[in-house]
RNA sequence: AUUGAAUGAAUAAUAUUACAUCGUAUAAUGUUGGGAAUAAGGCCCAAGAGUUUCUACCGAGCUACCGUAAAUAGCUUGACUACGAGGUAACUGAUCAUAACA
Numbered sequence: 001a002u003u004g005a006a007u008g009a010a011u012a013a014u015a016u017u018a019c020a021u022c023g024u025a026u027a028a029u030g031u032u033g034g035g036a037a038u039a040a041g042g043c044c045c046a047a048g049a050g051u052u053u054c055u056a057c058c059g060a061g062c063u064a065c066c067g068u069a070a071a072u073a074g075c076u077u078g079a080c081u082a083c084g085a086g087g088u089a090a091c092u093g094a095u096c097a098u099a100a101c102a
Base pairs, nucleotide, nucleotide: 003102004101006098007097008096009095016090017089018088019087021085022084023083024082025081026056029049031047032046033045034044035043041066042065050057058078059077060076061075062074063073064072
C1' cells in the first nucleotide's frame, strides 16, 4: 500500500423472505351424465362451464319440502389459490471512519 474480516456511523433505491390488511377474480357458483339413500333420508363419482387466471369449487348450522317417490329448495356462516397495492419485520446494502487483527 492492497485485500479480507470485524466494529461503529450513516442509511436511499432495488430485490428477496415472512406476516397481517385491502383490492381484483368467483357468485366457494351453475350445467350434464351415471350411481346411492328415503321423513332416523335427502348423498357419492365423473365430465365440462365460469376467471384477461393457476388452483379450488367444500365444511357446519337453521328452515322448508318430498307421505315412501325421485327429485330437492332457501338462508346464515367459515377458506384456499392467482395477481396487484401500500404497511410492518427480517435480510441485504452504495458510502464514511477505525486503535488492534489476518